């Protein structure tokens, strides 16, 4: 030069001017308080200060989406519910050892397969506990079995090295995704762990490792498919709903509960708790700054009316963003991570703000919008920057 393989990063930019949401400042209004002035029987008027509030004006003031805000798949926090204990049941996880608040996530490592290699993929616990299922094709798919061959003996034929039966055989063929270890040499009538050596397997001993697991040795000719993302066993974890959780302020209206005082004397009719009348009283409204006083209306229960609790809806207010937080130095760990000191403060709308528009410059710009808050993983994504290792060629 050229194929590649891990990994981290970034996600056009710089001004200006109108906008929108939040803070901060001011200024208007307005509320409690507090000190002055006025008034003077009370309630009050005004003017200052501290403070609160605010669909109001106002500011050369500040801050304003992402790596995925996304799927909504795990995991936990928080908030509400439920809850003696235990068994059963479902449901999820599965090599070992670490990490974290937990996780099915992350790291190291072990096994197994791919790649020369750097690396990369692994739903990686048990098939002698039991069921159970292995399509087609094949003799046979697992208490075995013999379709073509290969061998022996036998008749039968009579010379084509045929055809028939019994018998041994699993080396060659064939079937299949998968056929009862492989190679090879011996041995056999052919063959066959029949017998050897060599892989591989198994139990056994010894070493190494916290462990998965790995090394050597020494015995045995070999135990006897696959599937558990089929039921099932085994170890482990797991209550439920979810910010439309939850709290808390609280109309109208329609409801629920609980309080409200009537008496006396005359009349009319058979009586009366019905009806007029007057007179006291008590309640509610109205005029009236208060008092006095005028006028309305009601007074057994229903009903109507008034008074006072309580529950709910509409709305409002909170939860709401300072957090298992960023970022930098040390110090532990191979690392994930973890502690410790210093430093920052970084959206909080709520029918839902983050947007228009103009000037430069540039490699002309991908996927995409918070929604209660964090760790993850999984997807979608034009370009670009950096580090680190392989592999092949050439030169010197």
């Nucleotide at each position: 030069g050229g194929a590649g393989c891990g990994g981290a990063c970034u996600g056009a930019g710089c001004g200006a001017c109108c906008g929108c949401u939040g803070c901060c400042c001011g200024g208007a209004g307005u509320c409690u308080g507090c000190g002055g002035a006025c008034a003077a029987c009370c309630c009050g008027u005004c003017c200052g200060c501290c403070g609160g509030c605010u669909g109001c004006c106002g500011g050369u003031g500040c801050a304003g989406a992402g790596g995925a805000a996304a799927g909504u798949c795990c995991g936990g926090g928080c908030u509400c519910c439920a809850c003696a204990g235990g068994a059963c049941g479902c449901a999820g996880u599965g090599g070992u050892g670490g990490g974290u608040a937990a996780c099915a996530c992350c790291c190291a490592c072990c096994g197994u397969c791919c790649g020369c290699g750097a690396g990369g993929a692994u739903c990686g616990g048990g098939a002698c506990a039991g069921u159970g299922c292995c399509a087609c094709a094949g003799a046979a798919a697992a208490u075995a079995u013999a379709c073509c061959g290969c061998c022996g003996c036998g008749c039968c034929g009579a010379c084509g090295u045929g055809g028939c039966g019994c018998g041994g055989u699993a080396a060659g063929g064939g079937u299949g995704a998968a056929a009862u270890g492989g190679u090879g040499c011996g041995g056999u009538a052919a063959g066959a762990g029949c017998g050897c050596a060599c892989c591989g397997c198994a139990a056994u001993g010894c070493g190494g490792g916290u462990g998965a697991c790995c090394g050597c040795a020494u015995u045995g000719g070999c135990a006897g498919g696959g599937c558990a993302a089929a039921c099932c066993c085994c170890a482990c974890u797991g209550g439920g709903a979810g910010c439309a959780a939850g709290a808390c302020c609280a109309a109208a209206c329609a409801g629920g509960g609980a309080g409200g005082a009537g008496c006396c004397g005359g009349g009319a009719a058979c009586c009366a708790g019905u009806c007029c009348c007057g007179g006291c009283g008590c309640g509610g409204g109205u005029c009236g700054g208060u008092c006095c006083g005028g006028c309305c209306c009601g007074c057994c229960a229903c009903c109507a009316c008034u008074u006072c609790c309580g529950g709910g809806u509409a709305g409002g207010u909170u939860g709401c963003u300072a957090g298992a937080g960023g970022c930098g130095g040390c110090g532990g760990g191979c690392a994930a991570c973890c502690g410790u000191c210093g430093u920052c403060c970084c959206a909080g709308a709520g029918a839902a703000a983050u947007g228009g528009c103009c000037g430069c410059u540039c490699u002309c710009g991908a996927c995409a919008g918070a929604a209660c808050c964090c760790g993850g993983c999984u997807u979608a994504c034009a370009g670009g920057u950096c580090c680190g290792c392989u592999c092949c060629g050439g030169u010197c």

A computed fold for a 396-nucleotide RNA from a Planctomycetales bacterium, annotated as Bacterial RNase P class A. The sequence was found by an Rfam model in a public genome assembly. NCBI's taxonomy places the organism under Bacteria, Pseudomonadati, Planctomycetota, Planctomycetia, Planctomycetales. Rfam family: Bacterial RNase P class A. Rfam links the family to the GO terms tRNA processing, ribonuclease P activity and dimeric ribonuclease P complex. By type it is a ribozyme.